[in-house]
Context: one part of a larger RNA
RNA sequence: CUGGGCUUAAAGCGUGCGUAGCUGGCUAGACAAGUCCCUUGUGAAAUCGGAUGACUUAAUCAUUCGGCUUGCGGGGGAAACUAUUUAGCUUGGGACCGGGAGAAGUGUUGGGUACUCUAGGGGUAGGGGUGAAAUCCGUCGAUCCUUAGAGGACCACCUGUGGCGAAGGCGCAACACUAGAACGGAUCCGACAGUGAGGUACGAAGGCUCGGGGAGCGACCCGGAUUAGAUACCCGGUUAGUCCGAGCUGUAAACAAUGCCCUCUAGGUGUGUCACAACCUCCGAGGUUGUGACGUGCCGAAGCGAAAGCGUUAAGAGGGCCGCCUGGGGAGUACGGUCGCAAGACUGAAACUU
Numbered sequence: 001c002u003g004g005g006c007u008u009a010a011a012g013c014g015u016g017c018g019u020a021g022c023u024g025g026c027u028a029g030a031c032a033a034g035u036c037c038c039u040u041g042u043g044a045a046a047u048c049g050g051a052u053g054a055c056u057u058a059a060u061c062a063u064u065c066g067g068c069u070u071g072c073g074g075g076g077g078a079a080a081c082u083a084u085u086u087a088g089c090u091u092g093g094g095a096c097c098g099g100g101a102g103a104a105g106u107g108u109u110g111g112g113u114a115c116u117c118u119a120g121g122g123g124u125a126g127g128g129g130u131g132a133a134a135u136c137c138g139u140c141g142a143u144c145c146u147u148a149g150a151g152g153a154c155c156a157c158c159u160g161u162g163g164c165g166a167a168g169g170c171g172c173a174a175c176a177c178u179a180g181a182a183c184g185g186a187u188c189c190g191a192c193a194g195u196g197a198g199g200u201a202c203g204a205a206g207g208c209u210c211g212g213g214g215a216g217c218g219a220c221c222c223g224g225a226u227u228a229g230a231u232a233c234c235c236g237g238u239u240a241g242u243c244c245g246a247g248c249u250g251u252a253a254a255c256a257a258u259g260c261c262c263u264c265u266a267g268g269u270g271u272g273u274c275a276c277a278a279c280c281u282c283c284g285a286g287g288u289u290g291u292g293a294c295g296u297g298c299c300g301a302a303g304c305g306a307a308a309g310c311g312u313u314a315a316g317a318g319g320g321c322c323g324c325c326u327g328g329g330g331a332g333u334a335c336g337g338u339c340g341c342a343a344g345a346c347u348g349a350a351a352c353u354u
Base pairs, nucleotide, nucleotide: 004325005324006323007308008307012322014202015201016200017199021195022194023193025089026088027087028086029085030084033082034081035078036077037076038075039074040073041072042071048066049065050064051063052062053061054060092192093189094188095187096185097184098183104178105177106176107175108174109173110172111155112154115151116150117149118148119147120146121145122144126137127136163170164169206249207248208247209246210245211244212243216242217241221237222236223235224234259321260320261319262318263317264316267299268298269297270296271295272294273293274292275291276290277289278288279287280286303310304309327354328353329352336347337346338345339344
């Protein structure tokens, strides 16, 4: 390589959109490129197999027949499948309509508790902190109570293996704008689809640039403790940062460590949304039960798995497409390239060693 794999042993790109490519629903017709059949030419010789002969035999050689050369070209035919093309269909897909659900996104406005600070009043010797302390704050009146104001960040309860989003992620309220999904209808289009190398967009925290902002928290740093030491854990301070606007970075145990789409294969039990039906109703977007669809959990038949476990939300049985793996270390390093302001990111070896 062939093959075999990718939850945990090496291996699913962080996530979408999408170009080429690959793959692709049902019915008829055309065509004959692929495909299949017949025929013909070609496909050197040697080599290989059969027969006969030469050499005393063998090896070897010669003659002849066959085979191989899996291929290519010409002619004739078949029409199921694939491609192409014509005409149509509605189940896939999309559009539309209906009433609902949602921390989905963006912007604007408004609010709430706590906290810190400032000012006034009350009040007196402590407060704070810990395992115990000390640094620290306090008679220049702290802590505490109370009134008023300022500021920034955050959004308790509701809150739920609840919801929404492609992922990252999203939680005070109102309004405006924007997007998606589910259910129900079956009005329209008529295969318009699936995946997706490159590409492109989004992408927590942290970091970077410029400008604001800065209450609390808090890398770094400075003290106090602990300790043999203590560049820590504990305590007191505190700068970047955390917040906002505009840009860059593009990484995470970006995890379900499980790529996306389609089909098939027992059930049971919660829960969310929608629809339908029955019953109850103090008639309200009300309540209960059942059924269906879609989501989200748990338990489990078959089956699978090295096992743990998975099990209609598959890691089961199949199909389509992409990505990735090939012992450990060296190493996600070096070199080169691309990107970046930088930090660095992406791509990514070898010697050597075991």